[in-house]
A computed fold for a 72-nucleotide RNA from a Minisyncoccota bacterium, annotated as transfer RNA. It was read from a public genome assembly. The organism belongs to Minisyncoccota, within Bacteria.
């Protein structure tokens, strides 16, 4: 230096170009309990960064960063 792949709550992981981006464990409130814990209930919490194309994009295009790969 050239090519493939991958980036989504903390974490694993979903989401045909169309509904408010959702689920599982984690964290917090609350009920329970003499306290935890378990159960039950409710809350916050995410599209790597930019532009493009679309009536609409997390998904297609670009260019960049960040991560494994392969090839010299």
């Nucleotide at each position: 230096g050239c090519c493939c792949u991958u980036g989504u709550a903390g974490u694993u992981c979903a989401a045909c170009g169309g509904a408010u981006a959702g689920a599982a464990c984690g964290c917090g409130g609350g009920c329970c309990u003499c306290c935890g814990g378990a159960g039950c209930u409710u809350g916050a919490a995410a599209u790597a960064g930019a532009g493009g194309u679309u009536c609409g994009a997390a998904u297609c295009c670009u260019c960049u960063c960040a991560a494994g790969g392969g090839c010299a």